This is a predicted structure of an 87-nucleotide RNA (Glycine riboswitch aptamer) from a Betaproteobacteria bacterium. The sequence was found by an Rfam model in a public genome assembly. Lineage of the source: Bacteria > Pseudomonadati > Pseudomonadota > Betaproteobacteria.
């Protein structure tokens, strides 16, 4: 540098900008509330080793211990950005 996927076009408020010119629409931002995703980060688990202990051809505790697994803190659900991986 190129590729890169999942999930509301969801409610309400609130600023701002556009139409309209009473009530209303569209856009952006941002706060909360619900729903939902896992592929920045980040957190948890086996085998397995190491240490202790016991009633010892076994079990029990501790520490270490991988991920696309699994939690949803974080970020994310139009686009853009961001993306774990891969070339």
């Nucleotide at each position: 540098c190129u590729g890169g996927a999942g999930a509301g076009c969801g409610g309400c408020g609130c600023u701002c900008c556009c139409g309209a010119u009473g009530c209303c629409g569209g856009g952006u931002g941002c706060g909360c509330c619900c729903a939902c995703c896992g592929a920045a980060g980040g957190g948890g688990c086996a085998a397995c080793a190491c240490g202790g202990g016991c009633g010892c051809g076994g079990c029990c505790c501790g520490u270490g211990g991988a991920a696309a697994c699994u939690c949803u803190c974080a970020g994310g659900u139009c686009a853009c950005a961001g993306g774990a991986c891969a070339g």